[in-house]
RNA sequence: UCUUAUCGAGAGUGGCUGAGGGAUAGGGCCCGUUGAAGCCACAGCAACCGGUCUUCCACCCGGAAGAUGCAGGUGCUAAGUCCCACCCGGGUACAGCCGGGAGAGAUAAGA
Numbered sequence: 001u002c003u004u005a006u007c008g009a010g011a012g013u014g015g016c017u018g019a020g021g022g023a024u025a026g027g028g029c030c031c032g033u034u035g036a037a038g039c040c041a042c043a044g045c046a047a048c049c050g051g052u053c054u055u056c057c058a059c060c061c062g063g064a065a066g067a068u069g070c071a072g073g074u075g076c077u078a079a080g081u082c083c084c085a086c087c088c089g090g091g092u093a094c095a096g097c098c099g100g101g102a103g104a105g106a107u108a109a110g111a
């Protein structure tokens, strides 16, 4: 970089440090000196992969379905991916509002 899947669930304390942070230029709305981001320790969550068990197919390799936290790998632990932004539809007053999609992003697995 590409492909596929998922994204309204879930889960925080302490230490160091000290002013920003919520991916992105912008708009909104939030979080933050009652301590942001970052690093470390411990704790937690349970999605994908993996493991285990059962059944079926194949009956050598292996494949499929179901069950199971088993916590091993990666990930995550404010707010829907915080909301909007572009397109379509509904509604309306070319508004607020509602629904769908795209794009972007995140994570996993594979290439």
Base pairs, nucleotide, nucleotide: 001111002110003109004108005107006106007105012042013041014040015039016038020031021030022029026084027083028082043077044076045075047074048073049072050070051068052067053066054065055064056063057062081104086101087100088099089098090097
SAM riboswitch aptamer (S box leader) from a soil metagenome, 111 nucleotides, folded computationally. The prediction has a mean pLDDT of 81. The RNAcentral record of the sequence draws on MGnify. Its Rfam family is "SAM riboswitch aptamer (S box leader)". From the family's description: The SAM riboswitch is found upstream of a number of genes which code for proteins involved in methionine or cysteine biosynthesis in Gram-positive bacteria.